This is a predicted structure of a 1484-nucleotide RNA (small-subunit ribosomal RNA) from a Chloroflexota bacterium. NCBI's taxonomy places the organism under Bacteria, Bacillati, Chloroflexota. The sequence is in RNAcentral, with records from SILVA. The coordinates come from a structure-prediction model, not an experiment, and the mean pLDDT is 85.
RNA sequence: AGAGUUUGAUCCUGGCUCAGGAUAAACGCUGGCGGCGUGCGUAAAACAUGCAAGUCGAACGAGUGGAGGCCGCAAGGCCGAAGCUAGUGGCGGACGGCUGAGUAACGCGUAGGUGACCUACCCCGAAGUGGGGAAUAACAGCGCGAAAGCGGUGCUAAUACCGCAUGUGGUUGUGCGCAUAGACGCGUGCAACUAAAGCUCGCAAGGGCGCUUUGGGAGGGGCCUGCGUCCGAUUAGCUCGUUGGUGGGGUAACGGCCUACCAAGGCAACGAUCGGUAGCUGAUCUGAGAGGAUGGUCAGCCAGACUGGGACUGAGACACGGCCCAGACUCCUACGGGAGGCAGCAGUUAGGGAUUUUGCACAAUGGGCGCAAGCCUGAUGCAGCAACGCCGCGUGGACGAUGAAGGCCUUCGGGUCGUAAAGUCCUUUUCAGAGGGAAGAAACGGACGGUACCUCUGGAAUAAGCCUCGGCUAACUACGUGCCAGCAGCCGCGGUAAUACGUAGGAGGCGAGCGUUAUCCGGAUUUACUGGGCGUAAAGAGCGCGUAGGCGGUUCCGUAAGUUGGGCGUGAAAGCCCCCGGCUUAACUGGGGAGGGUCGUUCAAUACUGCGGGACUUGAGGGCAGACGAGGAGACUGGAAUUCCCGGUGUAGUGGUGAAAUGCGUAGAUAUCGGGAGGAACACCCGUGGCGAAGGCGAGUCUCUGGGCUGCUCCUGACGCUGAGGCGCGAAAGCGUGGGGAGCGAACGGAAUUAGAUACUCCGGUAGUCCACGCCCUAAACGAUGGGCACUAGGUGUAGCGGGUAUCGACCCCUGCUGUGCCGCAGUCAACACAAUAAGUGCCCCGCCUGGGGACUACGAGCGCAAGCUUAAAACUCAAAGGAAUUGACGGGGGCCCGCACAAGCAGCGGAGCGUGUGGUUCAAUUCGACGCAACACGAAGAACCUUACCAGGGCUUGACAUGUACGUGCAAUCCCGAGAAAUCGGGACCCCCCGCGAGGGGCGCGUACACAGGUGUUGCAUGGCUGUCGUCAGCUCGUGCCGUGAGGUGUUGGGUUAAGUCCCGCAACGAGCGCAACCCUCGUCGCCAGUUGCUCUCUCUGGCGAGACCGCCGAGUCUAACUCGGAGGAAGGUGGGGAUGACGUCAAGUCAGCAUGGCCCUUACGUCCUGGGCUACACACACGCUACAAUGGGCGGUACAAUGGGUUGCUAAGUCGCGAGGCGGAGCUAAUCCCACCAAAACCGUCCUCAGUUCAGAUUGCAGUCUGCAACUCGACUGCAUGAAGGCGGAGUUGCUAGUAACCGCAGGUCAGCAUACUGCGGUGAAUAUGUUCCCGGGCCUUGUACACACCGCCCGUCACGUCAUGAAAGCCGGUAACACCUGAAGCCGCUGGGCUAACCCGCAAGGGAGGCAGGCGUCGAGGGUGGGACUGGUGAUUGGGACGAAGUCGUAACAAGGUAGCCGUACCGGAAGGUGUGGCUG
Repeated sequence: AGAGUUUGAUCCUGGCUCAGGAUAAACGCUGGCGGCGUGCGUAAAACAUGCAAGUCGAACGAGUGGAGGCCGCAAGGCCGAAGCUAGUGGCGGACGGCUGAGUAACGCGUAGGUGACCUACCCCGAAGUGGGGAAUAACAGCGCGAAAGCGGUGCUAAUACCGCAUGUGGUUGUGCGCAUAGACGCGUGCAACUAAAGCUCGCAAGGGCGCUUUGGGAGGGGCCUGCGUCCGAUUAGCUCGUUGGUGGGGUAACGGCCUACCAAGGCAACGAUCGGUAGCUGAUCUGAGAGGAUGGUCAGCCAGACUGGGACUGAGACACGGCCCAGACUCCUACGGGAGGCAGCAGUUAGGGAUUUUGCACAAUGGGCGCAAGCCUGAUGCAGCAACGCCGCGUGGACGAUGAAGGCCUUCGGGUCGUAAAGUCCUUUUCAGAGGGAAGAAACGGACGGUACCUCUGGAAUAAGCCUCGGCUAACUACGUGCCAGCAGCCGCGGUAAUACGUAGGAGGCGAGCGUUAUCCGGAUUUACUGGGCGUAAAGAGCGCGUAGGCGGUUCCGUAAGUUGGGCGUGAAAGCCCCCGGCUUAACUGGGGAGGGUCGUUCAAUACUGCGGGACUUGAGGGCAGACGAGGAGACUGGAAUUCCCGGUGUAGUGGUGAAAUGCGUAGAUAUCGGGAGGAACACCCGUGGCGAAGGCGAGUCUCUGGGCUGCUCCUGACGCUGAGGCGCGAAAGCGUGGGGAGCGAACGGAAUUAGAUACUCCGGUAGUCCACGCCCUAAACGAUGGGCACUAGGUGUAGCGGGUAUCGACCCCUGCUGUGCCGCAGUCAACACAAUAAGUGCCCCGCCUGGGGACUACGAGCGCAAGCUUAAAACUCAAAGGAAUUGACGGGGGCCCGCACAAGCAGCGGAGCGUGUGGUUCAAUUCGACGCAACACGAAGAACCUUACCAGGGCUUGACAUGUACGUGCAAUCCCGAGAAAUCGGGACCCCCCGCGAGGGGCGCGUACACAGGUGUUGCAUGGCUGUCGUCAGCUCGUGCCGUGAGGUGUUGGGUUAAGUCCCGCAACGAGCGCAACCCUCGUCGCCAGUUGCUCUCUCUGGCGAGACCGCCGAGUCUAACUCGGAGGAAGGUGGGGAUGACGUCAAGUCAGCAUGGCCCUUACGUCCUGGGCUACACACACGCUACAAUGGGCGGUACAAUGGGUUGCUAAGUCGCGAGGCGGAGCUAAUCCCACCAAAACCGUCCUCAGUUCAGAUUGCAGUCUGCAACUCGACUGCAUGAAGGCGGAGUUGCUAGUAACCGCAGGUCAGCAUACUGCGGUGAAUAUGUUCCCGGGCCUUGUACACACCGCCCGUCACGUCAUGAAAGCCGGUAACACCUGAAGCCGCUGGGCUAACCCGCAAGGGAGGCAGGCGUCGAGGGUGGGACUGGUGAUUGGGACGAAGUCGUAACAAGGUAGCCGUACCGGAAGGUGUGGCUG
């Protein structure tokens, strides 16, 4: 630091996803040790049990206790220390510990204020501590109660309580002086008021601890203020103690804090109120930073303590382990009544994916009490559990190749795991055993702990996993599976060869961990302050006026708010960063430093901004003069045209369309003439001309009125720009009321078209279109481009006004300003493009955007008569949706041009019969393949057996065939006999070769066994090779250069020309390659040479080598060229005819059955042998052919003329037999010699037939034969005789062919024993037509549009049907929250009362009274409860609305090409649906 993903490819926009870091985590697999940390995020849910706040006997009485002592003879009595204890009293339970529910707040943070305040304990200072009094717990005893507990009576003490004295001092009132911003403070008078407690040590003196008043300090707190502190405007208005004042009350203290009265304020777009969410901070995570997210542990602050309310005590609380009340819940109960509060430490239950021990100790640190000893302390220090995190260590090290065994892969050679193991040597961190043994504490005292650490001994011993391996992203093979099972973060894998699933081997990564999930930041410049955009990608509001706000010309003076600099203060500690230090290191931790604010304060500066004041004129506005215009409103007027009405002329049609029909017309239309009526719109002028802010504005005249422009530079003196809200205007359609209504014309009716036609076309036609008034408020309201100002090359039009020049004048020419177009540089842009009318360069202000769909939607709100408009989400879903440009392909787009493509012709096919192939059907089998052109007389150049792959039956199992090894054998081959359908089996005959003396070896064959053979089984979508097709079409590319960000373009386009990307010219291209052409073969002419089998020569023939043709010559055309046309010569003339030759590529085209071949499958069978059958079936359909339908013919007779070929298991002559097929026969020929074959057949000559199902045609059938062959039944060909079917030229449609061609005619060959209408060749006879390119088909080039790229057999829209999901509405139903109104109202404070009760003080001898107090009562407030109507919000709901997604469903074809009616926008009506139509608008 980036990467993947939209496309065929490209650039851009834009979203989604990944790689990083982090965590109080959880889950899966795994797990050796240690250190330091961390550990209920959910139910602020409920809690059993234990513990967490007590202490002081040196405040007090009492009880207990009894060391010890005394008396006593004893019994016993007396005194009595230490210790312990409930109670009174004091101090502490307001700290420490826990939690984050509430709180959007002066709660927190930061900086200040307090002249408006408090402060126990502690420290410093001053003064004092005198003398009295009355009670009351405990205790005793009585009573009530189940208990908790309570009530009388009686006794008693104090550092408990109450008077009195004193008054340094303090407080209050009042006076003076100083000081001050004010209510502070200091000094000084007067008056009033105001304190106290003792205990202890000591022989004492005295000390210690206390107490009281007061000043100060320290630390702690209260209150107030500036600034900062989340989201929602689909929350816009809120507020009555509310805002202020006065008096009073209250508090430590200011204050509506409370109260009475008075005033009517206060807050809010700089977001009040309301709703949602949330403890805040230091900091933590991330990030380059700015930011974003978080607030667990630690630290500061706040808040809470079952829920709600309340006060009491106290220095401090409205009090976690206090009190009272209400509520919910739990527990006890004798039913009367009571008790409780783990959000302290452990622990339990619940919830949850999930979070620990009912441990030890007060040794340390700290806290409370105490004079102290000490006691208490779940604070704390430690230990336990958990890989939860961070950090450290280990699971061994060195050597070790036969590269062991084994696994996996393999091309079978090998490779790899792999020095890895084994083995040898070594070490001992860890581990185990044993011994020693801390620091932590100045003295006593150590939970941790016999811990850390050290030493010795033992032995490699006790210790490795997890994830991944298609790309991103590091790491590949095999097998299994077969769109299954599964994977997946995104793209995407899996349909028989999966590096993507599962397993294995191997590899990569990390390592006591590794992955996954969740969440945050990053990447994301994807909310853009740093640091984005808005013509077409999302995005400029339809337009203006203008409020707040923001911004603002030149100059001078002042000020110093912003701004800048310095000083001071503060910004806690911890943390982060740097340096140094301590634990073996690190994590962790100690010390020092640095840093951190939009902070406060002070001094200074004054450029800029602000503020105050003065001046200026260029911005802005005004004045005067002038010209311009479809600018707006109203009134009036005009002519042309349509239609209608009346009249005339006139007669049969008219109208309309692609063609028609509906319609109109003999009741007189259309046409034509005259007259009249009425409404709407204003031809020509008219122009990328004008005006207006936009919408928009077009006949003429008049009235009223807005605006800009030019000139003069006269006036004002910054008066300006923009503009959230707001207000106004706003095409068409539409709405209301009333008019009007000619034409046009949604809806509607009819006629057509069509499969249908709710459309396009036609005939009618209502709203509407028009007017007035009032609504509506939207458009592709577009330049898809907000407004203003300034700056930045030019060129050329046009409109208005002006200046100069010129002229008699108008033009012309030069020039200024304003407007409106085009071209174009720089620059900008993703590109297209924009380019002084910016989309360039800057400044100011406003509006708007943040992936696609859902959705220009729902809900809510505002507006509207309605239609509807404005504002505007979410769930869910997708991995894209898009912009521009590129290359193709395509178009019922355009241009140019080819081709037997059409046209012009000739002959056919399609009808018949037959042959052949195919489909279909049938069958035991009818083997298989080929399927538009480019399958179908195709593989097959020839199925009776064989072929043969199919079927039935009979056999074989190392096999019909190959190789190797081992063993046996020489019985082999061949012949004969028997069985059998044959294969085969049995029997017999027969009985191997070479080397070697031999033993033996080798070869060959057979048998047995094992490896293996074999397969026309499967996959042509795993392949090679070969082939078809576009297409013998003229194309397809490359190098370098140039252009473009790039895909790519250029070249190859253009103008000509050609059969041709053939050639010429031009050109940012210049060259080149594969194609074209030529070179090759052949035919046609000639020459030369050679030649035997051809009759000698010429010649013909055969073979070879050459010549010839090149637009070379002439003329014409073209710019001259290329080239074209005409002509001459020539056998041949413009590639002379034919062939071979097939570019880059396309069709997953064809072939696993020609061959080869990977994988898979079969192995006594899917192999192999044999016999027989089948491939030859037959209602039918198609394809390719043959023969015909006849007289251009048929029959018969006669007479001519070829070429290519083939031949020794072959062609076969002569001769001869047969009507014939053929037989006999054998000459010749390995072939220019002989034979097929003296062959030809059409043709020609003659004759018959005379238009008929025939003397046409020959199918079919019968009989008799010939030939091949082991064998012609299924199933051959041919011959003779007989038979004589359909058929009389063929519907729609369709094929071939442009010259030696079509057509007609025969011949040969391959295959082959035999079989040819097929195929491949050969010659014979031998035409017609082409004006041409409008149309059909195919193709080439250029261009255009595109939403196509599997490329139009493309893409794609909507309804309907089915399934799933989320969501809106809905009669309702059930909850929640916060207010409001009224009723009720606990505790409690406060107020009033207080006739009941009452120790201290006063009067009084006393009784009694007084003062004061208490209970009780009443009242205000008051939690909660009740009732009520509303608000907000959630859940659910028959039914219903649309939406999203889903496999190949149904109907149509709307859009993309002129998408077949150009599309789209707004609106209205209509229609199964896409949609159609009207009206206005846009060009995308």